[in-house]
A computed fold for a 75-nucleotide RNA from a Candidatus Omnitrophota bacterium, annotated as transfer RNA.
Its Rfam family is "tRNA". The family's RNA type in Rfam is transfer RNA. About the family: Transfer RNA (tRNA) molecules are approximately 80 nucleotides in length. Rfam links the family to the GO term triplet codon-amino acid adaptor activity.
Model confidence (mean pLDDT): 81 of 100.
NCBI's taxonomy places the organism under Bacteria, Pseudomonadati, Candidatus Omnitrophota.

RNA sequence: GGCCUCAUCGUCUAGCCUGGCCUAGGACAGGUGGUUCUCAGCCAUCAGACACCGGUUCAAAUCCGGUUGGGGCUA
Numbered sequence: 001g002g003c004c005u006c007a008u009c010g011u012c013u014a015g016c017c018u019g020g021c022c023u024a025g026g027a028c029a030g031g032u033g034g035u036u037c038u039c040a041g042c043c044a045u046c047a048g049a050c051a052c053c054g055g056u057u058c059a060a061a062u063c064c065g066g067u068u069g070g071g072g073c074u075a
Stems, first nucleotide, its partner, number of pairs: 001074007010028004020058001030046006051067005
């Protein structure tokens, strides 16, 4: 250099192929309240994410192109 692949809450991950239902769901972690003499545990509740730019479309996390970053194969 060429090719393949991945990128979603603090962490792990579902959804992507097959666009719209669901408010982007779940687990762990975190905040608040309750229970408890206290802690832990348990219960309730809250906050928290689609790497970036553009395109297609009535509508994009999802399709297309590019960029950035990670991983792999090859010369």